Description: This is a predicted structure of a 1477-nucleotide RNA (small-subunit ribosomal RNA) from a candidate division WWE3 bacterium.
């Protein structure tokens, strides 16, 4: 809130994805119920429903509507009787024949049997046929149908058989016919002709209760019998009445589409006629010109409608199986008969398609009935059984008949219940998987016991487990195979794949497709929006429908509110109660809402009608601003030209040229004439206009408007679909003008290219008149109109001029909105009214079509198809060929180098059997590596081990065992070999003899071992941004938020150093100090320093500097300058490196997770390689010389290292060094000699006395070894090189530059390196414009892998889908004509039943036309899409020519240019405004 008297009950849920992160739009996906399903896998049982949704495709085969003999006549069986014919039986009796007799044979007579038949009579059955009812009902399907089909009110002009109730008849007569029977045609179906019969078939006559026609007289109009012994009873025939069922006609209701906008000719009305059961144009003749229609006619697509179903909180959205009502069909398609009812599903006729028979002349058939069968399809059952019960139809009734129905079969197809066991059982059992190896779970589950339960038998699946969304582990796999409903997993640790185990969920099912509603407030009535996200038409100036509409009152009561009645079948839903064991399922009762209707009432509000007001609007009146619009004229400047005049070499133009002009005189400059366009100053976000737009002056015409003061009229109003009018630029037509300016074009430049930017010409256009076009960022991206809602300050026009007040037009700001951004009385605020537009990007504002236009081209406006997003504002960052400030050997100012040569070394690359490997801008390349002859060592070729070169542990086994000599073999490792041979704890003993146990080792498993492999699995560690001044957290405040503030602002500083101010207050990690080393200096202590003291040293401790003081600036902090002082503003150095950045380096330093080897990717040995050499790059060292170089001479450090060492000093060697030796485990000895410097000498500008490669020669040390491949030394030998292109690196002071020493690695060295040591000892910073790097701040941004970014278009290539096309083909439909079957109906003949001609209409077919709608189609444009093509570079930053609209023109392409708009355009300046102080 709604239902209800009350108890009481029912009653709405979100989440992924867009971004580095947020907020918001905005599409997509996902949970949830549902199904006439299907599809996978699986299956135990019952009940209860359900079961061709597709071909309204075609059907074998049986059934699926008949009854009545009590309406008839007949025929066949049966039964009964009377009458009759009388075959045959038997008996008796006598007769003729024949016989001698026995005997036989014939015929007659009485009596008997009594088959068969016939007449008439009966009892029952059965049926062809006449008649009667019924068959028009039940079953069936939804093909057509958008309609009075349907739902649902209501109505009048109507019919009903059967059934009830009511009145009155039911009485005479007659003549057909079918059946049967004769004869005939046909292959069949059928079907001609004769003879004759019956009725409740069919006719005539009576009667006329009554009925129909007529005003009336009056006329016309009926009937049947059966059964029974009867009683009766069931029937005919005429009326009235009901009930039941039907016809008809109406309001309202319930689908899309306007790229369907006119439609209609019986159409709309009217009369007369016909016609129906009936009203009707229902037909029909005439008259009339009506009638639908933007509240969507007409056409076009879909579709049975409806009770209900499903869903949903409702409000709605979808649906129309199965049950129930309705209507429609019965192969397609006309058609009438017959009847109470039909234009009939199992009647008829015609007709066209199809299928079946046949003698080929002809005929036959309609499962959308019940099964059933083909086909179609992803899919939907049995060719059972009864008519027992229900309902029909016939009949008096028995009963017949009923595939309607009842039941049963078949599908887990749906709901519903049940069940696959119960109780006890831990050695937590074996397996399985997992493991951290300890166990852990499966799992009380199983085995196993208990009685035992029900059985035909014991009968559990299936889909998930990375979020969403319950549920995690190993294994294989390696962007592969696959997953996916979204986003999205897979590139070697996949909970997303695929298998296992475990677990979740649901269960005889469980998923999985397809659809439906929810969720979706994403069409929004409940319940959305439109400045920047989609989305306000250029205007709204003019105004039509339409909406809505000011105060006041009368009046009616359409809306509207409220009572009552009817009425909305049943079933279903809801509620109560019952039955089936229980539901599912049925049975009964109940109730309301709401819909349409009919009556009775109210009367505020709205609406209608009248009557009044003046606040809306309008008008008259004064007055006032204006580039408001039109048109005539009319001026100055400016510019080009034309002629003349001066003048003499350039002019012009640019980033800097060039083209161009110019001695035939140009720029320049007088001066005169002509020509066109625009109006400078004024001039301002100032004015007017609806917009677009409107600017020299004057003058005519006019068009709106603001204000005032009083009058008038009296809602006269807003809006406003269509419609109409105006509507910048460009563009077009015609005619005209053409000074400058300029798309095209042409010609210089730039450039790789340059179809552009820039330059020089230049045409259309630009300008008038007149007609088109009708588009722009026509923007305030903001539709008109009315009303409310604080202020503050400019400025324009009134009126009052004192404050004020009315229009207008800016800026900031309150409530308040808002996604922020901003809006903010000129609303985007709060409310009303109308109207326009919008629903994801893209595909496209394009294709068709339809309108407009001369064209260009404009308006209207899709649909395949493709992504999961596209967007918006605001935030952190990053980055800008954006802006401030600051700072650094950044640049500049200086010194010195690299780049040029030789050499060293290192790195790329080649090359090799291998040149191990790793690093690769800046941050790699004298690095890793403080030292590759073997080793190192990781690489290669080649021997050789195999529990291993190393560790651990188990088992077993072993005193001649471990070990291990000589020899042999080999390159060595290593293979044999096998003398000689042990240890050690305990316990014990005469004894290591024996025993345990260890150790050792051999042997077998566990394992070792790897510089294999990932540094994008890690750990530690390093570099770099960078000694750069940042990075941050708690609290609090701001903001939905992300994040902001704190850390901004000014001043200062080397510094987020301080200082002021402040919604901040505080802190932490960086700076700074605190550490160590150096400059003075006291003071202690001292050795191995000093002959000694003392000074120096040396190494503890400790002082000293703090902007302390003075002066000036400044609020302060701190600057500037002075004094003092060994040192001055951090005194100079070091170590110290914030948050974090480069998936930056390293698994080859160790560590370490996975993965790989495992007689080899382990382990070892020789040799070789890592040392190669066309080129190239990097780091150096040496130089090119006279501020040298060479020779002599002499002088002063430090800092360090020394026992497998450092080595004095002697002698020998030119020398490296070599033999001997003191001293020193070091303030004592040694290395160790400093160099440069100084002094003196030579050289003389030269490829040299520069310069030392490079190459013979001899050596000497170091190791096992020095050939690849060591250093040194001594002799000869002297090569490039004469100061180094373009580029580039270091240094701001004890620093560059220069000079040398030392040490670590090492046996020795490649040392010119690296690290450390001192001597000697400069120059320059004016400054921050520029280059690199960094920090604040602020700005854009489409960037976020973050400018190595991001993205545009052409063009090639695959693919996919629409278009458009010469044409071809096909569908439903329309119009005229032909031609017309059956049948109604007319009309003529006749022999009158009815045939037979005519004629209207008129189904199918035919032939031409006009559209429509599909399908196809060589080829053409274009469009989407695809890891890594090409050209360019078009857009985001001032994107390097700012972008963009419109329209032109032009170019491979993106694009470029011109005109005119726009700011959604940075930056600087400068105006005007507003705010603060």
């Nucleotide at each position: 809130a709604u239902a209800u008297u009350u108890u009481u009950g029912u009653u709405g849920a979100g989440a992924a994805u867009u971004u580095g992160a947020u907020c918001c739009u905005a599409g997509u996906u996902c949970a949830g119920g549902g199904u006439g399903a299907a599809c996978g896998c699986u299956a135990g049982c019952g009940g209860u429903g359900u079961g061709c949704c597709u071909a309204a495709g075609g059907u074998a085969u049986g059934c699926a509507a008949g009854u009545c003999g009590a309406g008839c006549g007949a025929u066949g069986a049966u039964u009964u009787g009377u009458u009759u014919u009388g075959a045959u039986u038997c008996g008796g009796a006598g007769u003729u024949c024949c016989g001698c007799a026995a005997g036989g044979a014939a015929a007659u007579c009485c009596g008997u049997u009594g088959a068969a038949g016939a007449a008439c009579u009966u009892u029952u059955c059965a049926u062809a046929g006449c008649g009667g009812c019924a068959a028009a009902c039940g079953g069936c399907u939804g093909a057509g149908u958008a309609a009075c089909a349907c739902g649902u009110u209501g109505g009048a002009a109507c019919c009903u058989a059967c059934c009830c109730c009511u009145a009155a008849c039911u009485u005479g007569a007659g003549g057909a016919u079918a059946g049967c029977c004769c004869c005939g045609g046909g292959a069949a179906a059928c079907u001609g002709g004769g003879a004759g019969u019956a009725a409740u078939a069919c006719u005539c006559a009576a009667u006329g209760u009554g009925a129909a026609g007529g005003u009336a007289a009056c006329u016309u109009c009926a009937a049947a019998g059966c059964a029974g012994c009867a009683a009766u009873g069931c029937g005919g025939u005429u009326g009235g009445g009901g009930a039941u069922g039907g016809g008809c006609c109406u309001g309202c209701g319930g689908c899309c589409u306007a790229u369907c906008a006119g439609g209609u000719a019986g159409u709309u009305g009217g009369u007369g006629g016909g016609g129906u059961a009936a009203a009707u144009g229902c037909c029909u003749a005439c008259c009339a010109a009506g009638c639908c229609u933007a509240u969507g006619a007409c056409g076009g697509g879909u579709a049975g409608c409806u009770g209900g179903u499903c869903u949903g909180a409702g409000a709605g959205g979808a649906u129309g199986a199965u049950c129930a009502g309705c209507c429609a069909g019965a192969g397609g398609g006309g058609u009438a008969c017959u009847g109470a009812g039909a234009c009939a599903c199992g009647g008829g006729c015609c007709u066209c398609a199809c299928u079946c028979c046949u003698a080929c002349g002809g005929g036959a058939g309609g499962c959308a009935g019940c099964a059933a069968u083909c086909g179609g399809g992803a899919a939907u059952c049995u060719u059972g059984c009864g008519c027992a019960a229900u309902g029909g139809a016939c009949g008096a009734a028995a009963g017949u008949c009923u595939g309607a129905c009842g039941c049963a079969g078949c599908g887990a197809c749906a709901c519903c219940g049940c069940g696959u066991g119960g109780a006890g059982g831990a050695u937590g059992a074996c397996g399985g998987c997992c493991u951290u190896c300890g166990g852990g779970u499966u799992g009380u589950a199983a085995a196993c016991u208990c009685a035992u339960g029900u059985u035909a038998a014991g009968a559990a699946g299936c889909a998930c487990c990375g979020g969403c969304u319950a549920a995690c582990u190993a294994c294989g796999u390696g962007c592969c195979a696959g997953c996916a409903g979204c986003a999205g997993c897979g590139g070697u640790c996949a909970u997303a794949c695929g298998u296992a185990g475990g677990g979740u969920g649901c269960a005889a099912g469980c998923g999985u497709u397809a659809c439906c509603c929810g969720g979706a407030u994403u069409u929004a009535u409940u319940g959305g929006g439109c400045g920047u996200a989609a989305a306000g038409a250029g205007u709204u100036c003019u105004g039509u429908a339409g909406g809505c509409g000011g105060c006041u009152u009368u009046a009616c009561a359409a809306g509207u509110c409220a009572g009552a009645g009817g009425u909305c079948a049943a079933a279903u839903a809801c509620c109560c109660c019952g039955g089936c064991u229980c539901a599912a399922c049925c049975g009964g009762g109940g109730g309301a809402a709401g819909g349409c209707u009919u009556u009775u009432g109210a009367u505020a509000c709205u609406g209608u009608a009248g009557g009044g007001c003046u606040a809306g609007a309008g008008a008259u009146g004064g007055u006032c601003a204006g580039g408001g619009g039109a048109c005539a004229g009319c001026g100055g400047a400016a510019c080009g030209u034309a002629c003349g005049g001066u003048g003499g070499a350039g002019c012009g133009g640019u980033g800097a040229a060039a083209u161009g002009c110019g001695u035939u005189g140009a720029u320049a400059u007088c001066g005169u004439a002509c020509g066109g366009a625009a109006c400078a100053c004024c001039a301002a976000g100032g004015g007017g206009g609806a917009a677009g737009c409107c600017a020299g002056c004057u003058g005519u015409c006019u068009g709106g408007g603001g204000c005032c003061c009083a009058u008038c009229u009296g809602a006269c109003g807003c809006u406003g679909a269509g419609a109409g009018a105006c509507g910048a630029a460009a563009g077009c037509g015609u005619g005209g003008g053409g000074a400058g300016c300029g798309a095209a074009a042409c010609g210089g430049a730039u450039u790789a290219g340059a179809u552009a930017c820039c330059c020089g010409u230049g045409u259309a256009g630009u300008c008038c008149a007149c007609g088109c076009c009708g588009u722009a960022a026509a923007c305030u991206a903001u539709g008109u109109c009315u009303g409310c809602u604080a202020g503050a300050u400019g400025c324009c026009c009134g009126c009052a001029u004192u404050a004020g007040u009315g229009g207008g037009u800016g800026u900031c700001g309150a409530a308040g909105c808002u996604a922020a951004c901003g809006c903010g009385u000129u609303a985007a605020g709060c409310a009303g009214a109308c109207c326009g537009c919008c629903u994801g990007g893209g595909g496209a504002g394009u294709a068709c079509g339809g309108u407009c236009g001369c064209a260009a081209g404009g308006c209207u406006a899709a649909a395949a198809c493709u992504c999961a997003a596209a967007g918006g504002a605001a935030u952190u960052g990053g980055c800008g060929g954006g802006g401030a400030c600051c700072c650094g050997c950044a640049c500049a100012a200086g010194c010195g180098g690299u780049g040029g040569a030789g050499c060293a070394u290192g790195c790329u690359c080649u090359u090799u059997a291998a040149u191990u490997g790793g690093c690769u801008g800046a941050u790699a390349a004298c690095c890793c590596a403080a030292g590759a002859a073997c080793c190192u060592u990781a690489c290669c070729a080649g021997g050789g081990c195999u529990u291993g070169a190393c560790a651990u542990g188990u088992a077993a086994g072993u005193a001649g065992u471990a070990a291990g000599a000589a020899g042999c073999u080999g390159a060595a490792a290593g293979g044999c070999g096998g003398a000689u041979g042990a240890c050690c704890g305990g316990c014990u003993u005469a004894a290591u003899a024996a025993c345990c146990g260890g150790a050792g080792c051999u042997u077998a498993c566990a394992c070792a071992g790897g510089u294999g492999u990932u540094g994008c699995a890690u750990g530690g560690c390093u570099g770099u941004c960078g000694u750069c001044a940042g990075u941050u957290c708690g609290u609090a405040c701001c903001g939905u938020g992300a994040g902001g503030c704190g850390u901004a602002c000014c001043c200062u500083u080397a510094a987020g150093u301080g200082g002021g101010u402040u919604a901040a207050c505080g802190a932490a990690c960086g700076c700074a100090a605190c550490c160590c080393c150096u400059a003075c200096u006291g003071u202690u202590a001292g050795u191995u320093g000093u002959a000694u003291c003392a000074c120096u040293c040396u190494a503890g401790c400790g002082g000293a500097a703090c902007u302390g003081c003075c002066g000036c600036c400044g609020c302060a902090a701190g600057g500037c300058g002075g004094a003092g002082g060994a040192a001055g503003g951090u005194g100079g150095g070091g170590a110290c490196g914030a948050c974090g950045u480069c998936a930056a380096g390293u698994c080859g330093g160790u560590a370490u997770u996975g993965c790989c080897c495992u007689u080899a990717c382990g382990c070892u040995c020789u040799g070789g390689g890592c040392u190669a050499g066309a080129a190239g790059c990097a780091u150096g060292c040496u130089a090119c010389a006279a501020u040298g170089g060479c020779c002599g001479g002499u002088a002063c450090a430090a800092c360090g290292g020394g026992c497998a060492g450092c080595g004095a000093c002697a002698u020998c060697g030119c020398g490296a060094g070599a033999u001997g030796a003191a001293g020193c485990u070091a303030a004592u000895c040694c290395c160790u000699a400093a160099a440069a410097a100084c002094c003196g000498g030579u050289c003389c500008c030269a490829g040299u006395u520069c310069g030392g490669a490079u190459u013979g020669g001899a050596g000497u040390c170091u190791g096992c070894a020095a050939u690849u491949c060591g250093a040194c030394u001594c002799c000869a030998u002297g090569a490039a090189g004469u100061u180094g292109g373009a580029a580039u690196c270091g240094c701001u002071a004890g620093u560059a530059a220069u000079c040398g020493c030392a040490g670590g690695u090492c046996a020795g060295c490649u040392a010119u390196a690296c690290u450390g040591c001192g001597g000697u000892g400069a120059a320059u910073a004016c400054g921050u414009u520029c280059u690199c790097g960094g920090g604040u701040c602020u700005u854009g941004c489409a960037c976020a892998c973050a400018c190595u970014g991001c993205c545009c278009g052409u063009c090639a290539c695959g693919c996919c889908a629409g278009c458009a096309a010469a044409g071809c083909u096909g569908g439903g439909g329309c119009c005229a004509c032909c031609c017309a079957a059956a049948g109604u109906c007319u009309c003529a003949u006749c022999u009158a039943a009815g045939a037979u001609g005519g004629g209207c209409c008129c189904a199918a077919g035919g032939u031409g036309g006009a559209a429509u709608c599909a399908g196809u189609g060589a080829u053409g444009a274009g469009g989407g899409u695809g890891a890594a093509g090409u050209c360019g570079u078009a857009a985001c930053a001032a994107g390097g020519u700012a972008g963009c609209c419109g329209u032109a023109g032009g170019g491979g392409a993106a694009u470029c240019u011109g005109c005119g708009g726009c700011u959604g355009g940075a930056u600087c300046a400068c105006c005007u405004c507003c705010u603060u102080u």
The prediction has a mean pLDDT of 83.